[in-house]
RNA sequence: GACCGAGAAAGGCAAACCGAUUGCGAAAUCGGGACGCAAAGUCACGGGUCUCACGCAGAUAGCCGGACUGCCGAA
Repeated sequence: GACCGAGAAAGGCAAACCGAUUGCGAAAUCGGGACGCAAAGUCACGGGUCUCACGCAGAUAGCCGGACUGCCGAA
């Protein structure tokens, strides 16, 4: 350094639900809240699912795969 992921250490993120806002909608954002997560960091490239005003449209990365990046260092 790579692979890998612990009965380690420091931390991080935040499901459902509730409130407010935006949107035709799926859903998103902010606040609260924690089901969980070793990439639950980023990217719509492929597949899936969802929405629609059916468009070469939109959503979903915490659905799967892939790509890029990142903390720590036991076996």
About this RNA:
The RNA shown here (c-di-GMP-I riboswitch aptamer) has 75 nucleotides and comes from a bacterium. It matches the Rfam family "c-di-GMP-I riboswitch aptamer". Rfam links the family to the GO term cyclic-di-GMP binding. The prediction has a mean pLDDT of 90.